[in-house]
Context: one part of a larger RNA
Molecule: large-subunit ribosomal RNA, domain II
Organism: groundwater metagenome
RNA sequence: GCCAGGGAGUUUGCCUUAGUGGCGAGGGUAAUCCUAAAAAGGAGCACCCAUAGGGAAACCGAUAUUCCGCAAGCAAUGAGGGAUAUGGUAUGAAAGUGCCAGGAGUCACUAGGGCAAGACCCGAAGCCGAACGAUCUAACCCUGAGUAAGGUGAAGUGCGGGUAAAACCGUGCGGAGGCCUGUAGAGAACUUACGUGCAAGUAGUCUUCUAACUUGGGGCUAGGGGUGAAAAGCCAAUCGAGUUCGGCGAUAGCUGGUUCCCACCAAAGUUGGCCGCAGUCAAGCCUCGGAGGAGAUGGCGACGGUGGUAGAGAGACGGAUUAGGGAAAUAGGCCGGGAAACUGGUCAGUCCCUUGUCCAACUCCUAAUGUCGUCGCAUCGAAGAGUCCGGGAGACGGGGCACUGGGGUAAACCCGGUGUCCGAGAGGGGAACAACCCAGACCAUGGUUAAGGUCCCUAAAUGCUGGCUCAGUGCGAUCGGGUGAAAGGUGUCCAUAGCCAAAGACAGCGAGGAGGUUGGCUUAGAAGCAGCCACCCUUCAAAAAGUGCGUAACAGCUUACUCGUCAAGGUUAUGGGCCCUGAAAAUGGACGGGGCUAAGUCAGUUACCGAUACCAUGGGCCAUUCGAAAGAUGUGCGAUAGGUGGGUGUCCUGCCAGGACAGAAGCGUCUCCACAAGGAGGCGUGGACCUGGUAGGAAUAAAAAUCCUGGC
Numbered sequence: 001g002c003c004a005g006g007g008a009g010u011u012u013g014c015c016u017u018a019g020u021g022g023c024g025a026g027g028g029u030a031a032u033c034c035u036a037a038a039a040a041g042g043a044g045c046a047c048c049c050a051u052a053g054g055g056a057a058a059c060c061g062a063u064a065u066u067c068c069g070c071a072a073g074c075a076a077u078g079a080g081g082g083a084u085a086u087g088g089u090a091u092g093a094a095a096g097u098g099c100c101a102g103g104a105g106u107c108a109c110u111a112g113g114g115c116a117a118g119a120c121c122c123g124a125a126g127c128c129g130a131a132c133g134a135u136c137u138a139a140c141c142c143u144g145a146g147u148a149a150g151g152u153g154a155a156g157u158g159c160g161g162g163u164a165a166a167a168c169c170g171u172g173c174g175g176a177g178g179c180c181u182g183u184a185g186a187g188a189a190c191u192u193a194c195g196u197g198c199a200a201g202u203a204g205u206c207u208u209c210u211a212a213c214u215u216g217g218g219g220c221u222a223g224g225g226g227u228g229a230a231a232a233g234c235c236a237a238u239c240g241a242g243u244u245c246g247g248c249g250a251u252a253g254c255u256g257g258u259u260c261c262c263a264c265c266a267a268a269g270u271u272g273g274c275c276g277c278a279g280u281c282a283a284g285c286c287u288c289g290g291a292g293g294a295g296a297u298g299g300c301g302a303c304g305g306u307g308g309u310a311g312a313g314a315g316a317c318g319g320a321u322u323a324g325g326g327a328a329a330u331a332g333g334c335c336g337g338g339a340a341a342c343u344g345g346u347c348a349g350u351c352c353c354u355u356g357u358c359c360a361a362c363u364c365c366u367a368a369u370g371u372c373g374u375c376g377c378a379u380c381g382a383a384g385a386g387u388c389c390g391g392g393a394g395a396c397g398g399g400g401c402a403c404u405g406g407g408g409u410a411a412a413c414c415c416g417g418u419g420u421c422c423g424a425g426a427g428g429g430g431a432a433c434a435a436c437c438c439a440g441a442c443c444a445u446g447g448u449u450a451a452g453g454u455c456c457c458u459a460a461a462u463g464c465u466g467g468c469u470c471a472g473u474g475c476g477a478u479c480g481g482g483u484g485a486a487a488g489g490u491g492u493c494c495a496u497a498g499c500c501a502a503a504g505a506c507a508g509c510g511a512g513g514a515g516g517u518u519g520g521c522u523u524a525g526a527a528g529c530a531g532c533c534a535c536c537c538u539u540c541a542a543a544a545a546g547u548g549c550g551u552a553a554c555a556g557c558u559u560a561c562u563c564g565u566c567a568a569g570g571u572u573a574u575g576g577g578c579c580c581u582g583a584a585a586a587u588g589g590a591c592g593g594g595g596c597u598a599a600g601u602c603a604g605u606u607a608c609c610g611a612u613a614c615c616a617u618g619g620g621c622c623a624u625u626c627g628a629a630a631g632a633u634g635u636g637c638g639a640u641a642g643g644u645g646g647g648u649g650u651c652c653u654g655c656c657a658g659g660a661c662a663g664a665a666g667c668g669u670c671u672c673c674a675c676a677a678g679g680a681g682g683c684g685u686g687g688a689c690c691u692g693g694u695a696g697g698a699a700u701a702a703a704a705a706u707c708c709u710g711g712c
Stems, first nucleotide, its partner, number of pairs: 001712006011117013026049003032043004053060002063085001066083003072077001086101006120257002123254001127247006138221001140219007147211001149181003152177001156173006185208003189205002192203003223239001225235003260647006270283005285394001286392006295380003299377008311365001312363002318359003323354005332347006398422010427438003442619007452609003455594003461606001463605006474596002487581003491578010508565005514538003519533003544559001548557002620637002622634003626631001648701001650698010666685008
């Protein structure tokens, strides 16, 4: 991992609601007793609930009239219902206010829910108690044992030297040491090997090896305790508090799991409270039942209100704020003149005029949308709406997109509003892709369309008309899944405006491009052309006091300008379309791919394809105070949490009825029936029990829980 078997809302008590039943102003008994004996019947008058409430208590102590009106009915009427009035009590001086009042309960069973219990199941880490452990290991005690071989050579000392005597020196002997090398033994530093192993660690290398050494046997210390050359180490592969059993089914607001079917409806991730933020209570939102009996409303229009946002404004306030002009005049700052008095200037301030701006916490103004009321339309409503009462929930982590606000550089960012979708929504499109586009799936068959598409993959026009693009630009609606800016383009197409042009434009080509003069200055030089100043005159068809090269300076070339030749458009500016440059990422690569010059792009146009949409036919289900039925009606039948209704299967029991050796159950297989859970039958196997109906009772349904046990 697979298979088989096991595996999770139960039971008791009390409360509450509903259904059914008994009795009913009452209802019921409990313990216990009697009769009786699997049943049941009787007693039990305690006690409980109800029959009156209000009040803290003392205490006091309750219901009628009229009107409206649903069902029904010709009508009057009219149970229940609504309105009105009245009464009881508490409080209060009173007014008034609160609660109550026109008799329905109680017992049993069944079901939903709550509370107390282990309370749907499994799951802690932990806490406490009593025991069991020192055969591992830590320390200590008693008694034993062990340490190849070699090296070094302390004290002391013999002899010799030495001294007054010593000290001291030399050389032997000697054999010290938590000394050295290195076995056994002990250990454990290492970027090594192994690591389902030789080993729950080992091997190799390495450290130590007469000592604070190693070791056998025996003993002692015990769990908040021991022992510890101290690492919170060790105390039997267990240690920041051992192990076993018990308290114990500890607790878990946390994770996981929770077993058959069909039908109807269908949420919320918001508001307020909480040591509240992974939770929970109340409200809102879902569902089911009841009451009641006619209007309701979210859309549209009209009319009338409401408001201070967007915008705007600034001599309408508060606050911020640019520049200039003028005036008067006093106190100020700075600078100047003067011996001083005083005086000049300037800056600031005040006032006036002109001028430029700003604000969530400014407003003289002031929308749209919103919102309230009335009326109308539309839609919904006796198949019972709106409203009210009651039972059961779930949920209180949301998210995307569009539009619109606040925060932020920004974000698949954070916080809001309105709507929508996903959540809980399948189908078609988007290459793939919760929320983008189309579209809300009861079943079957056929047809028509939507979004999107029609060269091949791949269903459908290599359609039609007219442009544009040559960049493979592009063939990408949106986008987390890449972007394509500013700035450029004599790429190309279109538009508009101006100017020149057969009195010949534009470009090319032919020719001219002169004289005063080398202008003056400057300068070594400065001659059109380093620089400064000036920029005149003449001849002419035209020709600069010189446009650019060039020279040391000249020279030389060239341009402006003019003529000729040629021959028909030229040139400038602005705007637009497509395109190009700008242009960047790591293995080779992405328009989905192939590939395409349209199969790209813009505008127009006609066909076709294409979904669970729409239509048709047939069928099923739900709802209905329509109907005898057939049928009719329906803006019915997607669905998570969840609510409600109805069923299937398993085991056991009572009653009724059956089957079976002429073959029960079980197992295998085939056929049929049922919307489904499931049911029936045939054949084979098997070899002894089994089943239907009805009623009752449950240890009642398996794919999941790192589920449990076994098998493979």